[in-house]
Context: one part of a larger RNA
Molecule: large-subunit ribosomal RNA, domain I
Organism: Desulfobacterales bacterium
RNA sequence: GGCAAUCGGUGGAUGCCUUGGUGCCAAGAGGCGAUGAAAGACGUGGUAAGCUGCGAUAAGCUUCGGGGAGCCGCUAAACAGGCCUUGAUCCGGAGAUUUCUGAAUGGGGAAACCCGUUCCGGGUAAUGUCGGAACAUCUGCAUCUGAAUACAUAGGAUGCAGAAGCCAACGGAGGGAACUGAAACAUCUUAGUACCUCCUGGAAAAGAAAACAAUCGUGAUUUCCUCAGUAGCGGCGAGCGAACGGGAAACAGCCCAAACCGAAUAUAUGUCAAGCCCGGAAGCGUUGUAUAUUCGGGGUCAUGGGGUCCGACUGGAUGGAAUUCCGGUUCCGUCGGGAAGUUACCAAUCUGAUUCAUAGUCGAAGUGUCUGGAACGUCAUGCCAAAGAGGGUGAUAGCCCCGUAGGCGAAAUGAAUCAGACUUCCUGGGUUGGAUACCCAAUUACCGCGGGACACGUGGAACCCUGCGGGAAUUCGGGAGGACCAUCUCCUAAGGCUAAAUACUCCUUGGUGACCGAUAGUGAACCAGUACCGUGAGGGAAAGGUGAAAAGCACCCCGGUGAGGGGAGUGAAAUAGUACCUGAAACCGAUUGCCU
Numbered sequence: 001g002g003c004a005a006u007c008g009g010u011g012g013a014u015g016c017c018u019u020g021g022u023g024c025c026a027a028g029a030g031g032c033g034a035u036g037a038a039a040g041a042c043g044u045g046g047u048a049a050g051c052u053g054c055g056a057u058a059a060g061c062u063u064c065g066g067g068g069a070g071c072c073g074c075u076a077a078a079c080a081g082g083c084c085u086u087g088a089u090c091c092g093g094a095g096a097u098u099u100c101u102g103a104a105u106g107g108g109g110a111a112a113c114c115c116g117u118u119c120c121g122g123g124u125a126a127u128g129u130c131g132g133a134a135c136a137u138c139u140g141c142a143u144c145u146g147a148a149u150a151c152a153u154a155g156g157a158u159g160c161a162g163a164a165g166c167c168a169a170c171g172g173a174g175g176g177a178a179c180u181g182a183a184a185c186a187u188c189u190u191a192g193u194a195c196c197u198c199c200u201g202g203a204a205a206a207g208a209a210a211a212c213a214a215u216c217g218u219g220a221u222u223u224c225c226u227c228a229g230u231a232g233c234g235g236c237g238a239g240c241g242a243a244c245g246g247g248a249a250a251c252a253g254c255c256c257a258a259a260c261c262g263a264a265u266a267u268a269u270g271u272c273a274a275g276c277c278c279g280g281a282a283g284c285g286u287u288g289u290a291u292a293u294u295c296g297g298g299g300u301c302a303u304g305g306g307g308u309c310c311g312a313c314u315g316g317a318u319g320g321a322a323u324u325c326c327g328g329u330u331c332c333g334u335c336g337g338g339a340a341g342u343u344a345c346c347a348a349u350c351u352g353a354u355u356c357a358u359a360g361u362c363g364a365a366g367u368g369u370c371u372g373g374a375a376c377g378u379c380a381u382g383c384c385a386a387a388g389a390g391g392g393u394g395a396u397a398g399c400c401c402c403g404u405a406g407g408c409g410a411a412a413u414g415a416a417u418c419a420g421a422c423u424u425c426c427u428g429g430g431u432u433g434g435a436u437a438c439c440c441a442a443u444u445a446c447c448g449c450g451g452g453a454c455a456c457g458u459g460g461a462a463c464c465c466u467g468c469g470g471g472a473a474u475u476c477g478g479g480a481g482g483a484c485c486a487u488c489u490c491c492u493a494a495g496g497c498u499a500a501a502u503a504c505u506c507c508u509u510g511g512u513g514a515c516c517g518a519u520a521g522u523g524a525a526c527c528a529g530u531a532c533c534g535u536g537a538g539g540g541a542a543a544g545g546u547g548a549a550a551a552g553c554a555c556c557c558c559g560g561u562g563a564g565g566g567g568a569g570u571g572a573a574a575u576a577g578u579a580c581c582u583g584a585a586a587c588c589g590a591u592u593g594c595c596u
Base pairs, nucleotide, nucleotide: 001595002594003593004592005591006590007589008588009587015581016545017544020516021515022513023512024511025510026509027508028507029505030504031166032165039101040100041099042055043054044053046079049075050074051073061095062094063093064092065091066090070083071082072081106115107114108113116135117134118133119132120131121130122129137163138162139161140160141159142158143157144156145155170201171199172198173197174196175195181188185235211218212217222249223248224247225246226245232240233239253497254496255495260297261296262295263294264293265292266291267290268289269288275284276283277328278327279326280325281324282323302475304440305439306438307436308435309434310433311432312431313430314429316335317334318333319332320331321330322329336427337426338425339424340423341422349421350420351419352418353417354416355415356414357413358412360408361407362406366381367380368379370377382399383398384388390402391401392400446470447469448468449467450466451465452464456482477492478491479490480489481488532539533538552580555567556566557565558564
């Protein structure tokens, strides 16, 4: 020096464990904010570093409920001092307080700081000073003012209301890549994806046919299955990729514009007039007529609908008005009757009941023996079960504890449903025949050029959207049916609203897993978006386990009044001693044997 065995050191694999993660399901919630949010800074405890809580009323204050014996949060024990059956600590509802920063909003600013004005109050002889309140901007509405410039307008002031900022995904809209694929690359693809911006809601968007279909028919929208990787598109490459039809989920339909009638306002015009509901008579006449705007009635459709005019039939009671009287006609109201409703079709609010949520509460049944440090194990013999889910307890517990099955429960706040109040509508109109040709959404449809979007890349390219130019018609109208024309069929654009089925989960509660078990599972089981790195945007760790219980080694010895160790003691165990469960390997050593 090598090999082997044994005993150690080092190291932290493995096994076991789980307080933490993660997927899914169900229910809830789907927002917070100028009544100052989210996120923070600084404070706050008798002693107080961090975390948590809270805010100068500062680990808390008031009140209403629950609860019932201890309590003054955690690391973290102790001391001091307190509270509590006159009900504390604790849990829940409602309220009070809530420094400074932050949209930050009196002005400024290098966030958590600096400096003000006005009014009210305290203090001072007085000023300084202290306390409280108000004081940003924009938008809308109203009122008052008010330039150049006569009327006016701009501007200004005051009051009231609203906005702003934050937030995980889902949604709509405006913009919009490249790597990549095409085995290169340019059309194409990636992809209308990523990303940026604006905006909304608990969902959003879409939506009641100018739709499909095909000679049969369907009947708003949305989503799913299928049709179908089909028809097609495509340097006909790579690739992209429908619809009709069928089956399901869920279902819900409505309101305006216009014609016409009436009112108000403005402008013009107007005295033998026209007009004042009709007929006759009396009377009035800045009433009238025309245009424009606003409001009310009317009206909403494709077997076209509506308006106006003339008829027919039908429909409760009653009052009033239309210059006056009589007769008719029309309009407005009241009572009665009927219907509907908070989700569109109109729109608010309150009360009651029930259920649920936010604290809780009741809740069955076991002993002995043996082993052991310990019984939940063994053996013996019982019991409960609408409860043998699960967890804890010194080993494996239906009957020890928490619970579980099953019941019960709210002063207060919130939610849902139902009922009523209430509101609205109809009756006040409806049906029908004829005439009239008054209306039925214009810089629109449509056409040309340039683009986009449709599965469809300009193609035979319809349909849809529109930047520029041109530019109709009103039902004998107009659009569509994939160039275009005819026939036929379907529909009625250029205004609007609309629940459900659908998408998502920052968050709350409950459940669950052939999900992980500390190099795994979140980056983070532990004081983690921390330490640390970076000027910054940003990047971003490592790190769990004594024991049943600290019983965490009194006392003695060596040692530097050490570190560490040896005794002693605790404990079932100390080779469980806080560098602590188990304790593999690499690596280092000691002893013994063999070989050189």